[in-house]
RNA sequence: CAGUCGACGAUUAGAGUUUGAUCCUGGCUCAGGAUGAACGCUGACAGAAUGCUUAACACAUGCAAGUCGACUGGAAUUUAUCUUCGGAUAAUAGUACGGUGGCGGACGGGUGAGUAACGCGUAAAGAAUUUGCCCUCUAGACUGGGACAACUAACUGAAAAGUUAGCUAAUACCAGAUAUUAUGAGACCUUGGCAUCAAGGACUCAUGAAAGCUAUAUGCGCUGGAGGAGAACUUUGCGUCCCAUUAGUUAGUUGGUAGGGUAAUGGCCUACCAAGGCGACGAUGGGUAGCCGGCCUGAGAGGGUGAACGGCCACAAGGGGACUGAGACACGGCCCUUACUCCUACGGGAGGCAGCAGUGGGGAAUAUUGGACAAUGGACCAAAAGUCUGAUCCAGCAAUUCUGUGUGCACGAUGAAGGUCUUCGGAUUGUAAAGUGCUUUCAGGUGGGAAGAAGAAAGUGACGGUACCACCAGAAGAAGCGACGGCUAAAUACGUGCCAGCAGCCGCGGUAAUACGUAUGUCGCAAGCGUUAUCCGGAAUUAUUGGGCGUAAAGCGAGUCUAGGCGGCUUGUUAAGUCAGAUGUGAAAAUGCGGGGCUCAACUCCGUAUUGCGUUUGAAACUGGCAUGCUAGAGUACUGGAGAGGUGGGCGGAACUACAAGUGUAGAGGUGAAAUUCGUAGAUAUUUGUAGGAAUGCCGAUAGUGAAGACAGCUCACUGGACAGAUACUGACGCUAAAGCUCGAAAGCGUGGGGAGCGAACAGGAUUAGAUACCCUGGUAGUCCACGCCGUAAACGAUGUUCACUGGGUGUAGGGGGUCGAACCUCUGUGCCGAAGCUAACGCGAUAAGUGAACCGCCUGGGGAGUACGCACGCAAGUGUGAAACUCAAAGGAAUUGACGGGGACCCGCACAAGCGGUGGAGCAUGUGGUUUAAUUCGACGCAACGCGAGGAACCUUACCAGCACUUGACAUACAACGAACUAAUUAGAGAUGAUAAGGUGCCACUUCGGUGGAACGUUGAUACAGGUGGUGCAUGGCUGUCGUCAGCUCGUGCCGUGAGGUGUCGGGUUAAGUCCCAUAACGAGCGCAACCCACGUUGUUAGUUACCAGCACGUCAAGGUGGGGACUCUAACAAGACUGCCGGUGUAAACCGCGAGGAAGGUGUGGAUGACGUCAAAUCAGCACGGCCCUUACGUCCAGGGCUACACACGUGUUACAAUGGUCGGUACAGAGGGUCGCUACUAUGUGAAUAGAUGCUAAUCUCGAAAGCCGAUCUCAGUUCGGAUCGAAGUCUGCAACCCGACUUCGUGAAGCUGGAUUCGCUAGUAAUCGCGCAUCAGCCAUGGCGCGGUGAAUACGUUCCCGGGCCUUGUACACACCGCCCGUCAAACCAUGGAAGCCGGGGGUACCUGAAGUCUGUGACCGUAAGGAGCGGCCUAGGGUAAAUCUGGUAACUAGGGUUAAGUCGUAACAAGGCCGUAAAUCUCUAGAGUCCCGA
Repeated sequence: CAGUCGACGAUUAGAGUUUGAUCCUGGCUCAGGAUGAACGCUGACAGAAUGCUUAACACAUGCAAGUCGACUGGAAUUUAUCUUCGGAUAAUAGUACGGUGGCGGACGGGUGAGUAACGCGUAAAGAAUUUGCCCUCUAGACUGGGACAACUAACUGAAAAGUUAGCUAAUACCAGAUAUUAUGAGACCUUGGCAUCAAGGACUCAUGAAAGCUAUAUGCGCUGGAGGAGAACUUUGCGUCCCAUUAGUUAGUUGGUAGGGUAAUGGCCUACCAAGGCGACGAUGGGUAGCCGGCCUGAGAGGGUGAACGGCCACAAGGGGACUGAGACACGGCCCUUACUCCUACGGGAGGCAGCAGUGGGGAAUAUUGGACAAUGGACCAAAAGUCUGAUCCAGCAAUUCUGUGUGCACGAUGAAGGUCUUCGGAUUGUAAAGUGCUUUCAGGUGGGAAGAAGAAAGUGACGGUACCACCAGAAGAAGCGACGGCUAAAUACGUGCCAGCAGCCGCGGUAAUACGUAUGUCGCAAGCGUUAUCCGGAAUUAUUGGGCGUAAAGCGAGUCUAGGCGGCUUGUUAAGUCAGAUGUGAAAAUGCGGGGCUCAACUCCGUAUUGCGUUUGAAACUGGCAUGCUAGAGUACUGGAGAGGUGGGCGGAACUACAAGUGUAGAGGUGAAAUUCGUAGAUAUUUGUAGGAAUGCCGAUAGUGAAGACAGCUCACUGGACAGAUACUGACGCUAAAGCUCGAAAGCGUGGGGAGCGAACAGGAUUAGAUACCCUGGUAGUCCACGCCGUAAACGAUGUUCACUGGGUGUAGGGGGUCGAACCUCUGUGCCGAAGCUAACGCGAUAAGUGAACCGCCUGGGGAGUACGCACGCAAGUGUGAAACUCAAAGGAAUUGACGGGGACCCGCACAAGCGGUGGAGCAUGUGGUUUAAUUCGACGCAACGCGAGGAACCUUACCAGCACUUGACAUACAACGAACUAAUUAGAGAUGAUAAGGUGCCACUUCGGUGGAACGUUGAUACAGGUGGUGCAUGGCUGUCGUCAGCUCGUGCCGUGAGGUGUCGGGUUAAGUCCCAUAACGAGCGCAACCCACGUUGUUAGUUACCAGCACGUCAAGGUGGGGACUCUAACAAGACUGCCGGUGUAAACCGCGAGGAAGGUGUGGAUGACGUCAAAUCAGCACGGCCCUUACGUCCAGGGCUACACACGUGUUACAAUGGUCGGUACAGAGGGUCGCUACUAUGUGAAUAGAUGCUAAUCUCGAAAGCCGAUCUCAGUUCGGAUCGAAGUCUGCAACCCGACUUCGUGAAGCUGGAUUCGCUAGUAAUCGCGCAUCAGCCAUGGCGCGGUGAAUACGUUCCCGGGCCUUGUACACACCGCCCGUCAAACCAUGGAAGCCGGGGGUACCUGAAGUCUGUGACCGUAAGGAGCGGCCUAGGGUAAAUCUGGUAACUAGGGUUAAGUCGUAACAAGGCCGUAAAUCUCUAGAGUCCCGA
């Protein structure tokens, strides 16, 4: 100085996913950190760490434990000398090597198989113990003896090894002596304690020691004893995983006595005695696991883990055993057994890497058969020297982890090239590069060069020429990986087309993919980056801190009681809990904090700190223990009334059925309608009587009683409980409640009765596509009684029991007080509404789901499953307890908005009804389908396609078909060359298109007068491009249809709700209308409604030609023909008018009513135009436009021909008819709106006619086109006709290049079906329907009977809203939200997956009984060996292992079998969600192939 406590400070993060949206519950998933990791891609350097997690699988080879001259032996080789050449001597050398003996091989090193245990951790105990080497102290070391190795000789064996004989030393062995504070025994004294005892003192007896060596001595060693240090052993408290589908266990077991054994306590062992010991506070059994310091994570509490480092334990191929020793039952020792491997001469032997390297194997996966004893430490060793040391120190390999460093820095815009995108302008990569200047860490080179080495000197470095220092050269040698839909930082293009693929969750991909693959760009991290696996976190998702149980998962069906938990007031005491102080321990390392050392950091060193446990001293409030008292909790006694409380007996009346009898006659019964059924053998109906069984009307009530289930006629007996009142007594006797016990609806079961009604099953009749149902007729179990089982229900208030506290209001049952009676007060029950509060909301709210206390039960995503297995209970049915594999990302609660309902209330519409006329039948026209075809081009398909696009297919149109042709193209822009353009001719061809030859040379500008250039046009050539009615209307714009001219759709602010949302917009009236009024937490506003616009209807003003003509004049056969007029009609511009304005009635008002007034018109005057927010991926790429895609000598273009016009058939829309309200003939009258110069055409003539010829007017209120029904008359007379006109024949007209396929019209002839149209279905409410004709667009003509307009004539009916259809508003239910054309259930069929059962089959585990039994300790014996100590041998106990037998637990597997789960488009039905079309549901029961049905019960 740091630390702890501590106001302070520090410290706690969420997101995605259920829904149309919301809140909640709830799971799944993600972001963080970590690892002894592995895999993929990539890879520069340095430091520090780490490196078989799997087969405790098997191991070749080398090394890992030796050393010592105290003792006994003792070479070879080489050299030197000598030599008799055989050899000898010396040195090497007392060396290598062998042996005796000593010490060490019990340490160090490895591994985690076993072990759930005093194994480990922590704290204690040993007065119940041992201890080699080491330290200190003390006393000693005397006298003898005989051997055994090595060695020598002989022998056996393949080897390993061994046998016999002989020699020998010692610190080897033996005997004797001596010895205390040793050991044992005995009695005595003193002190102390903790029971056995301990310490000290003096005494007697017995037993027991020794080894020497060297010359470096204050030497080393040896023996007895005492003490110490360190080590070891034993015992104990507390802590130490999962399973109760393991509940009972134990026979040396528990204890005692005696003995044995051990270093020592002890059933540790033996004999005997007793019958104990352990266990829901989890014994026993099963599974799993070495434990800890620590490590990871976490805010913490916790959770996970036990690599490296450190402590302890266990093990050494599997199992057993002892020996030696201070220490072992011994990793590199021994014996036996088992398995395996190796050698072998088949007789017999050898071996144990879980030491370091290394090999095989296993595995996703883990390194070198390296260097050194230089340091640290160890063994031997007097000190040293030395030897040994795979301990250790180093190096090698590996990005396995952590840390540090680098891959350059500055300037540099033509913003280069290239890439990518592009709106084609550009943008981006990007100051990035190039280029210029600078620097040199690291790597590289050269030269120096450590510390690590220590107690006086010298010597000693594996690492290592390493760290470090200096110098040299040159930007030189050094960047990847993942991601880019959201979570989650970062997007574009191309390719692909529910394919290929991605994916942590949600989810992407079916032709414009920010989600796949690639590219470019970007983001993140970086020598790494991703993925996988595992752990903690987030997860308050097991909740001690810190959750819940009315409806989401969750209160046992109810009661009673044992253990347990909790417990009123008072006093005293105690000190177990609790609190405080002191003290021991809490190893080191690690973490935290403060410092120091490597350049920093990682790393490392020093200091500090360490919630626990023990001991001790104190405190005494609270909890507990012991004791004393109290009465407020609890209980007892007394009085009183209430009650379907319970059990047993007796007695009623109504109804029903049967039987008997009477009356009586043809039906009865039943249903939506019927039938089965009963009845002329007399039913039903009615009257009387008899019998039987079951249930108890009225009273009767969200009334009462009971713990719950449940309980109902009256009465008698017995009996339980609650309540009220007032006093007395006991004195905490209480609350709760695992286990246990009792009760417990209905159905069901057993035995015996009973049986009226009802009525599963069953039968029949209906219904139906079917109908094993609903409906009907019958009907057996059962329902009832007695006794015994069962033990479950939506056993529900879906709400455990008890206690206390917390505003009110209003009913009701029982009691008390009060009052004349009331009011009022109070206790106990039972209901409703509500305050605060609670709740996700709904709701609860003194009868809590509020606020608290105590105890019990239960829950932890959905499915699988309340299933399987096991166990218990049951006669059975079954009940209780109760999993897993597998599978999904949800399942669920409450509330919201819609939509829907065979839910409800209200309202509207030619919606029905009331009417008129049609359709459906016939012929024809037209469109569509189908078929056909070379082609019959394409589109439109319920309403809302089908006389639709098409308002005009002979060619053209035309998109289709076969064929002949063209390829910068029929058409556009740009370039070059040539030519003016152009005109007309001959010829080939179906034509497009070719071939031949002739004429023509213009316009503008310049000019040197030769010509040149330009514009337009034509031809040729080349390339950009043209072109496409090719695809996508599900990429689009625009336009359109439809709901629907329906009255709706929204917004701002405010208010309510956690929120989605609501309110407004609802309610009461009213309206054609969300039109208006009133009311109102709403007040206002917008888009719609209405009005404004157009036409028609009345009037006025102005104007007056081409329209008009009253009056005046002229005039004609006639005629506004003419002058003129501006009155009228009309034309076309402007005004007026209608507003429920006025009157009466009703009403608050809005408004409604009135053959009310006035008015041309009256309540929107009539008709049109006008179409809110939105719906249908509605229609259209072929009207047009347009993005992608596709074709490019063709999917483009030209041409002639064909087709779109086909024809067994089906449908839609029309037309003409079927006739007399008509047909035909003759006469005659009256419109409106339009059109017209390539036109309409007067008039005249010809033709039967369509029409033709001539000719006139009109660019139009001027000329022109034209009515029909009607009216007047004649005729036909009910017929397939004088109706009807199809079809066909003949002859024509017109248009047009052209009427064959394929036009219209005319005339003559022909004269089909059809006599009013089944089920069904359409239009229309007034100038409407019906009926009659006229015009126009398109157009040469026309298939037009179509479409769009115009006028003429001109009706009927509407009581009303029950029903059908459509729509609006409010409300209700919902499991729907793609919104009922919704959702959804089960069988069957198919594929796959996991699981249960299963005749059996194959293993494994632990026990029991019996048999056998190695090595070995112990023991008995020991005639043999030995001087002795002792030993060989033989027997016994125990026992590893092996065998046999009967059981048991557990795993695997199996024909077959059972259900379960999953799987776009299989089958059958339609059970559930709406009143789901029979309200649903739970349990039991019987039945059905299944969904399911029936009966009963509760809700």